[in-house]
Fluoride riboswitch aptamer (crcB RNA motif) from Methylacidimicrobium cyclopophantes, 60 nucleotides, folded computationally.
RNA sequence: CGAUCCCAAGGGGAUGGAGUUCCCCAAAACCGCCUUUCGGCUGAUAACUCCUACCGACGG
Numbered sequence: 001c002g003a004u005c006c007c008a009a010g011g012g013g014a015u016g017g018a019g020u021u022c023c024c025c026a027a028a029a030c031c032g033c034c035u036u037u038c039g040g041c042u043g044a045u046a047a048c049u050c051c052u053a054c055c056g057a058c059g060g
Stems, first nucleotide, its partner, number of pairs: 010025004016051006032041003
């Protein structure tokens, strides 16, 4: 200096919060898609459930 392993406490998974499960990371994990450009599109989840926000329709 580099690699690997273990322990403790953590972090992350395209826009908020919580629970459960899964995966990933050790300064990384992660940072959506289409288009030459202009520009355009989907979604609050990694998955499931709930809440909040947003959008659409109907009724009072």

Its mean pLDDT, the model's own confidence on a scale to 100, is 78.